This is a predicted structure of a 72-nucleotide RNA (transfer RNA) from Candidatus Avelusimicrobium excrementipullorum. NCBI's taxonomy places the organism under Bacteria, Pseudomonadati, Elusimicrobia, Elusimicrobiales, Candidatus Avelusimicrobium. Its Rfam family is "tRNA". Rfam links the family to the GO term triplet codon-amino acid adaptor activity. It is annotated as a transfer RNA. RNAcentral records the identical sequence in 9 taxa.
[in-house]
């Protein structure tokens, strides 16, 4: 250098154009003597940057940036 693929919560990953979600992890409650287990709630992210198309983009075009993978 070309081609592919991924970037979305603190961590793993969901979301096929119409107000961003689940489990884990925090936190608060219950329940125990108390821990932990188990049940209930709750904060947390405007989606890797910029740009374009759209009445409307997390999703569809482009250029960058970062991580994987494969050819030279």
């Nucleotide at each position: 250098g070309c081609g592919c693929u991924c970037g979305u919560a603190g961590c793993u990953c969901a979301g096929u154009g119409g107000u961003a979600g689940a489990g884990c992890a925090u936190c608060c409650g219950c329940c125990u003597u108390u821990u932990a287990a188990g049940c209930g709630g709750g904060g947390g992210g405007c989606c890797g940057u910029g740009a374009g198309u759209u009445c409307a983009a997390g999703u569809c075009u482009c250029a960058c940036c970062g991580g994987g993978c494969g050819c030279a």